A computed fold for a 530-nucleotide part of an RNA from an uncultured bacterium, annotated as small-subunit ribosomal RNA, 5' domain. The coordinates come from a structure-prediction model, not an experiment, and the mean pLDDT is 84.
[in-house]
Context: one part of a larger RNA
RNA sequence: GGAUGAACGCUAGCGGCAGGCAUAACACAUGCAAGUCGAGGGGCAGCGGGGAGCAGCAAUGCUCUGCCGGCGACCGACGAAAGGGUGAGUAACGCGUGAGCGACAUGCCCGUAUCUGGGGGAAAGGCGCUGGAAACGGCGUGUAAUACCGCAUAACAUUUCGCGUCGCAUGGCGUGGAAUUGAAAGCUUGGGCGGAUACGGAUUGGCUCGCGUCCGAUUAGGCAGACGGCGGGGUAACGGCCCACCGUGCCGACGAUCGGUAGGGGUUCUGAGAGGGAGGUCCCCCACAUUGGAACUGAGACACGGCCCAGACUCCUACGGGAGGCAGCAGUAGGGAAUCUUCCACAAUGGACGAAAGUCUGAUGGAGCAAUGCCGCGUGAGUGAUGAAGGUCUUCGGAUUGUAAAGCUCUGUUGCCAGGGAAGAACGCUUAGGAGAGUAACUGCUCCUAAGGUGACGGUACCUGAGAAGAAAGCCCCGGCUAACUACGUGCCAGCAGCCGCGGUAAUACGUAGGGGGCAAGCGUUGUCC
Numbered sequence: 001g002g003a004u005g006a007a008c009g010c011u012a013g014c015g016g017c018a019g020g021c022a023u024a025a026c027a028c029a030u031g032c033a034a035g036u037c038g039a040g041g042g043g044c045a046g047c048g049g050g051g052a053g054c055a056g057c058a059a060u061g062c063u064c065u066g067c068c069g070g071c072g073a074c075c076g077a078c079g080a081a082a083g084g085g086u087g088a089g090u091a092a093c094g095c096g097u098g099a100g101c102g103a104c105a106u107g108c109c110c111g112u113a114u115c116u117g118g119g120g121g122a123a124a125g126g127c128g129c130u131g132g133a134a135a136c137g138g139c140g141u142g143u144a145a146u147a148c149c150g151c152a153u154a155a156c157a158u159u160u161c162g163c164g165u166c167g168c169a170u171g172g173c174g175u176g177g178a179a180u181u182g183a184a185a186g187c188u189u190g191g192g193c194g195g196a197u198a199c200g201g202a203u204u205g206g207c208u209c210g211c212g213u214c215c216g217a218u219u220a221g222g223c224a225g226a227c228g229g230c231g232g233g234g235u236a237a238c239g240g241c242c243c244a245c246c247g248u249g250c251c252g253a254c255g256a257u258c259g260g261u262a263g264g265g266g267u268u269c270u271g272a273g274a275g276g277g278a279g280g281u282c283c284c285c286c287a288c289a290u291u292g293g294a295a296c297u298g299a300g301a302c303a304c305g306g307c308c309c310a311g312a313c314u315c316c317u318a319c320g321g322g323a324g325g326c327a328g329c330a331g332u333a334g335g336g337a338a339u340c341u342u343c344c345a346c347a348a349u350g351g352a353c354g355a356a357a358g359u360c361u362g363a364u365g366g367a368g369c370a371a372u373g374c375c376g377c378g379u380g381a382g383u384g385a386u387g388a389a390g391g392u393c394u395u396c397g398g399a400u401u402g403u404a405a406a407g408c409u410c411u412g413u414u415g416c417c418a419g420g421g422a423a424g425a426a427c428g429c430u431u432a433g434g435a436g437a438g439u440a441a442c443u444g445c446u447c448c449u450a451a452g453g454u455g456a457c458g459g460u461a462c463c464u465g466a467g468a469a470g471a472a473a474g475c476c477c478c479g480g481c482u483a484a485c486u487a488c489g490u491g492c493c494a495g496c497a498g499c500c501g502c503g504g505u506a507a508u509a510c511g512u513a514g515g516g517g518g519c520a521a522g523c524g525u526u527g528u529c530c
Base pairs, nucleotide, nucleotide: 001530002529003528004527006526007525008524009523010522013377014376015375016374017373018372020369021335027332028331030330031329032328035078036077037076040075041074043071044070047069048068049067050065051064052063053062054061055060085288086287087286094213095212096211097210098209099208100207101206104205105204109201110200111199112198113197114196115195116194117151119149120148126141127140128139129138130137131136156182157180158179159178160177161176162175163174164173165172166171186193187192214260215259216258221251222250223249226248227247228246229245231243232242233241263285264284265283266282267278268277269276270275290311291310292309293308313324314323315322316321341367343366344365345364349363350361351360352359353358380410381409382408383407390401391400392399393398414471417465418464419463420462424457429452430451431450432449433448434447435446436445474519475518476517477516478515479500480499481498485514486513487512488511489510495502496501
């Protein structure tokens, strides 16, 4: 000098963009952050409507009725494994890079082909009884389904017997016969939407390997499923991954083992580069979700807002027993030099579900707070000498502050006030018209056109007008390094200081004033890196 997720002191007008718990992976009050589908189902608790009855002159009220719109809870399906957070652990195939799988999986999506036949038994909700303070149950009865289970058929799979072909060693691919076992689901507004199997694609993942990846030798030997084989189990799949038996190997000064530290990368800071430092925001990968362990469901988890067990902690309790997990968004306490609102909206983008309308979405889009940073703008411009007054210095002549002010002439950025007022909106949807496939024809469906309608931010940005120089400058420094000097006070005191060093009676070095220098809505100090 540059840089910073900074902090502290003094100061502070506005805007745009960005970033904002680095410490206690400490503990958490409260609210919200994952639902959706009635076009899978039985139904009808609540809401709205219809119908019937009763009371009433009527308004209206009550009762009945799932008849309609819809729909709490329940069965079912998809999602909840994404998105969001954090960096504790991890020195590792964790990450990066380059290869491999002839050892693998892949819901939703796309393509091709075929099928979608015929049956059965339950159970939730409901109803009845009942236990418990609660959380939550128990017994009986009866019921639907795209829930569950057989049967038929089939590619395919497994076993076995052959044939052909290819290669990368174990083998791969194609094909024929036999045996065995294993599929499906319906709904509809009649247009469609689904279901099953096989093959292929795409995407995503799993596994293996080469190379690279911090410090310590005041850590030199380490390893017993340890290293290999045979056979098995297990897995989507290879493998001591696990197991029985057999062998005795395997790693290491090219640093094993042990200890310490640490998420890795794209990147980022510095530097002419080589190099050195960092890994915050954003993107990719990994790991974790109060601590430890285990599995279930599922295409996918060993699962942040799922389950079970154990521990610590907190809460409720009728003392018998229960409930909880902010490293999601806000917010609280604590720790700390230090880091924000218990905000608005699903209008846009994206996601889940749904045929759709739509619902949900603290993802996201926005607003708020703090000069935290970067960038931009302003705090006026021109003119103005008697060089006014005042201040300071003085050799008392003057010098300087200084065109600075005043005065005169202008301008109107920003702020304040008033008026107008966006883009971000494309869809979906409604209405009208047209075309197409289809139909006997219409409705409906698909596509196109036109119109209508949809904005949290926000009456914001922006534009126009009015008024008025009016509302807007500080901070640090002035001995040398280093740009900038005098006076007074003080008297080795009080104090300064990055280094050298200043101060003991003429201090350009302390304090104040005048003047000057630098930067500027900031300026200085401190920490850290180059």